[in-house]
Molecule: transfer RNA
Organism: Saccharimonadales bacterium (SeqCode)
RNA sequence: GGCGCCAUCGUCUAGUGGCCUAGGACACAGGGUUUUCAUCCCUGGAAUCGAGGGUUCGAAUCCCUCUGGCGUCA
Numbered sequence: 001g002g003c004g005c006c007a008u009c010g011u012c013u014a015g016u017g018g019c020c021u022a023g024g025a026c027a028c029a030g031g032g033u034u035u036u037c038a039u040c041c042c043u044g045g046a047a048u049c050g051a052g053g054g055u056u057c058g059a060a061u062c063c064c065u066c067u068g069g070c071g072u073c074a
Base pairs, nucleotide, nucleotide: 001073002072003071004070005069006068007067010026011025012024013023018057028044029043030042031041032040050066051065052064053063054062
């Protein structure tokens, strides 16, 4: 340098054009249960989806460029 894959709450992830201003688990905060802790139960906050642009009535999702990471070829 060519090609391919990946990037979404604090962490791990679901999502495959419209019911998604985004669901789940763990973690966190509050409460219940318990003599206390743990377990268990309830509730809550937390991601505008790596950045910019485009297509579309509508984009986390499709296209282009860039950034970062990984793999492969030379």